A computed fold for a 76-nucleotide RNA from Vampirovibrio chlorellavorus, annotated as transfer RNA. The coordinates come from a structure-prediction model, not an experiment, and the mean pLDDT is 80. Its Rfam family is "tRNA". By type it is a transfer RNA.
RNA sequence: GCCGAUGUAGCUCAGUUGGUAGAGCAACGGUUUCGUAAACCGUAGGUCACCGGUUCAAUUCCGGUCAUCGGCUCCA
Numbered sequence: 001g002c003c004g005a006u007g008u009a010g011c012u013c014a015g016u017u018g019g020u021a022g023a024g025c026a027a028c029g030g031u032u033u034c035g036u037a038a039a040c041c042g043u044a045g046g047u048c049a050c051c052g053g054u055u056c057a058a059u060u061c062c063g064g065u066c067a068u069c070g071g072c073u074c075c076a
Base pairs, nucleotide, nucleotide: 001072002071003070004069005068006067007066010025011024012023013022019056027043028042029041030040031039049065050064051063052062053061
């Protein structure tokens, strides 16, 4: 330098032919307990990496950029 994959909640990850963004764990509050853990109930938490394009409407389609990972190529 080239090619490919990935980027969504604090962490690990789903997301269904484009039409209201979700789960588990963690956090916080409550019930229970002498107390803690566990269990149960509830609450909060999002620039869907960034910029632009298409569309009535984009996490989803198209182009570019960035980051991480993997592979390939060149050298006297």